[in-house]
RNA sequence: CCCUCAAUAGCUCAAUGGCAGAGCCGUCGGCUGAUAACCGGACGAUCGAAGUUCGAUUCUUCGUUGAGGGA
Numbered sequence: 001c002c003c004u005c006a007a008u009a010g011c012u013c014a015a016u017g018g019c020a021g022a023g024c025c026g027u028c029g030g031c032u033g034a035u036a037a038c039c040g041g042a043c044g045a046u047c048g049a050a051g052u053u054c055g056a057u058u059c060u061u062c063g064u065u066g067a068g069g070g071a
């Protein structure tokens, strides 16, 4: 310098262009004489900037970071 892949909640991961979800952690409540276990609720996120589209996590371009490969 070139190519490929990845980036979504605090962590690990989903999501045919049409409501952004799960598990775990944390938090609040229930249950219990109390703790644990168990049950329920709420909070919390699309790497950045443009473009296409009625509509973008998804498609296109550029950039950032990380991983791998080539020279």
Stems, first nucleotide, its partner, number of pairs: 001070007010024004018054001027041004047063005
Source information: A computed fold for a 71-nucleotide RNA from a Kofleriaceae bacterium, annotated as transfer RNA. Rfam family: tRNA. The family's RNA type in Rfam is transfer RNA. The RNAcentral record of the sequence draws on ENA. Taxonomically the source falls in Kofleriaceae (Bacteria, Pseudomonadati, Myxococcota, Haliangiales).